[in-house]
Context: one part of a larger RNA
RNA sequence: GGCUGACGGGGGAUGCCUAGGCAUCAAGAGCCGAAGAAGGACGUGGCUAAGCUGCGAAAAGCUACGGGUAGUCGCUGGCAGACGUAACCGUAGAUAUCCGAAUGGGGCAACCCAACGAGCGUGAUGGCUCGUUACUCCGCAAGGAGAGGCAAGCGGCUGAACUGAAACAUCUAAGUAAGCCGAGGAAAAGAGAAUAUUCCCCAAGUAGUGGCGAACGAACGGGGAGGAGCCUAAACCGAGAGAUUUAUCUUUCGGGGUUGUAGGACCGCCAAAUAUGAUACGAUGGAAGCUAGACGAAAGGUCCUGGGAAGGCCUGCCGGAGCGGGUGAUAGCCCCGUAGUCGAAAGCAGAAAUUGGUCAGGCGGCACCUGAGUAGCGCGGGGCACGUGAAAUCCCGUGUGAAGCUGGGGAGACCACUUCCCAAGGCUAAAUACUCUUGAUGACCGAUAGUGAACAAGUACCGUGAGGGAAAGGUGAAAAGCACCCCGACAAGGGGAAUGAAAUAGAUCCUGAAACCGUCAGCUU
Repeated sequence: GGCUGACGGGGGAUGCCUAGGCAUCAAGAGCCGAAGAAGGACGUGGCUAAGCUGCGAAAAGCUACGGGUAGUCGCUGGCAGACGUAACCGUAGAUAUCCGAAUGGGGCAACCCAACGAGCGUGAUGGCUCGUUACUCCGCAAGGAGAGGCAAGCGGCUGAACUGAAACAUCUAAGUAAGCCGAGGAAAAGAGAAUAUUCCCCAAGUAGUGGCGAACGAACGGGGAGGAGCCUAAACCGAGAGAUUUAUCUUUCGGGGUUGUAGGACCGCCAAAUAUGAUACGAUGGAAGCUAGACGAAAGGUCCUGGGAAGGCCUGCCGGAGCGGGUGAUAGCCCCGUAGUCGAAAGCAGAAAUUGGUCAGGCGGCACCUGAGUAGCGCGGGGCACGUGAAAUCCCGUGUGAAGCUGGGGAGACCACUUCCCAAGGCUAAAUACUCUUGAUGACCGAUAGUGAACAAGUACCGUGAGGGAAAGGUGAAAAGCACCCCGACAAGGGGAAUGAAAUAGAUCCUGAAACCGUCAGCUU
């Protein structure tokens, strides 16, 4: 030096665990803000220096009401001192510094400096407290509104590239990402000039589109969820105002009226009505529910093992409850609960019902009305699964430009016939998306996993900045967290002793693999 064995050090794998995550389902809820938000800064505790949480100079809190019970003064464990009609939970209120849309003016956010009114203070000035004082829009004014924030979802405007096509240009990625605007608890769409209110399943990866490449990709129709339809413009009538050529015109308001087997106006006739029906609007109303909670059955053993019984043994009981969790190992009957049954002073929310408002006929005649720079067409584009194609349908720009009910549009060029439907005004719940809360569930994870984050985590740290972004869980049933003695330096560390079932469970603390480093022994060179 090597090999082997034993015992250690080191290290933190593995096993077990879970305080945290992930996903799905169900129910409920869904905006906040000048009455100053979201988000912060700075403070705030008897001893409190820091962090988290809470709160705001009334500062881990104040008041009222309701719940609640023997303990309480957050995480937090010590000392001191208190409270207990407390603590704690819910509802309502009070307080709520400074910054921040930030709004009296300024400013390098959390700072500086004011004016006016009222009050305090000083001999006086300085000073202090409270209130008001930004801008835009509406309004004569009084006064009111707006702004800013918001994870995801939604509508609109703008809109890539990498990539794929095994290169690349049409194409794709993709109307995606990103930017901007806007609204809501949903948004959007939507009531037939029928593609279409919306969503799901199928049709179907079909028909098609396509350098017919890569790829893109319907509809008809069927089945479900949900279900709801309405208001205007015009003709005509009335009133007001204005203009004017005195006959009209324009305009405002009210009535009327709303469709395609055409409908309506007007004229004539019939019918009925203080009726009946509908209702998404207003009022009254207040059920269920939500925001604290409450009651809630039934077991013992002096036996065994053990540190410990919930395990074993013996004998019982409850069960509308044998889901689950805890308790010194595995408990229906020990504890919390569970099934079941109750419960609100206050706030939220709001079903039924009542009531108000609103809406809801027929026949004949007549030929007044029925949404115009519109439809269509040319050109250029976009969007439709559809890349210009035979390219309809829809939308935009530009030019042109109808009919008008004996009218007009569609049925995939176009024409005929047939048939369906009435554009050029508007509103509309539900079924749908997302998030949060609560509950439940998991052939989801179990600390290199699962969220980036089970821990002071968007922390430490890095970066001028936008931004990037960790590592880090486990003593024990209980701190019983090692009194006392010894070595040492009044250290670190250790040896006894004590606690404990265990201390090779001693805080670098469950288990404690491997690499790596030793001690001892054997064999060997």